This is a predicted structure of a 115-nucleotide RNA (Guanidine-I riboswitch aptamer) from Plasticicumulans acidivorans.
The model forms 100% of the base pairs in the Rfam consensus.
Lineage of the source: Bacteria > Pseudomonadota > Gammaproteobacteria > Candidatus Competibacteraceae > Plasticicumulans.
The coordinates come from a structure-prediction model, not an experiment, and the mean pLDDT is 79.
It matches the Rfam family "Guanidine-I riboswitch aptamer". Gene Ontology term of the family: regulation of gene expression.
RNA sequence: UGCUUAGAUCACUAGGGUUCCGGUCCGCGUCGAGCACGCGGAUGCAUCACUGGUCCGAGAGUGGUCGGCCUUCCUUCGGCGGAGGGCUACACGGAGGGAUAAAAGCCCGGGAGAU
Numbered sequence: 001u002g003c004u005u006a007g008a009u010c011a012c013u014a015g016g017g018u019u020c021c022g023g024u025c026c027g028c029g030u031c032g033a034g035c036a037c038g039c040g041g042a043u044g045c046a047u048c049a050c051u052g053g054u055c056c057g058a059g060a061g062u063g064g065u066c067g068g069c070c071u072u073c074c075u076u077c078g079g080c081g082g083a084g085g086g087c088u089a090c091a092c093g094g095a096g097g098g099a100u101a102a103a104a105g106c107c108c109g110g111g112a113g114a115u
Base pairs, nucleotide, nucleotide: 007066008065009064010063011062012061015056016055020053021052022050023043024042025041026040027039028038029037030036067088068087069086070085071084072083073082074081090110092113096108097107098106
């Protein structure tokens, strides 16, 4: 300097916003009245408060399953097959852009860059 490999998937979490549900506030209507019902609007920054459910969600977070590599035993002339054990490493990281309702440790991206 070049090439190859460092796998896939599911669940959860850190985190994320606000399509839907719910909450809160305001207005209007129904009703004898109402803290009830219906409709509409606003509200998810910082600040410690919509710190809620649904939803999105990690290469560098957790766990599982599969796969891969090595190995032991059983079966067999051998092969195929079956049952176990071990390993599956390391990883600092912008800005900017993109999707979705919207945003994000999502995607661009193990990128640019750094060591």